[in-house]
RNA sequence: GCGCCAGUGGUCCAGCCUGGUCAAGACGCGAGCUUCCCAAGCUCGAAACCCGGGUUCGAAUCCCGGCUGGCGCA
Numbered sequence: 001g002c003g004c005c006a007g008u009g010g011u012c013c014a015g016c017c018u019g020g021u022c023a024a025g026a027c028g029c030g031a032g033c034u035u036c037c038c039a040a041g042c043u044c045g046a047a048a049c050c051c052g053g054g055u056u057c058g059a060a061u062c063c064c065g066g067c068u069g070g071c072g073c074a
Stems, first nucleotide, its partner, number of pairs: 001073007010027003020057001029045005050066005
């Protein structure tokens, strides 16, 4: 230098191919219930699409450029 893959709450990750109304789940965190207390259990809640641009009525998703990490080739 070239190619491929990945980047989404605090953490792990699904959704992307096939654009659509409130972005799912687990763990963690907060509140409540329960309990003599703690843990466990149950209920509720806060919290995320790497950056910039484009296409579109509408982008986490499609296109272009960039950044970071991994793998391969040279």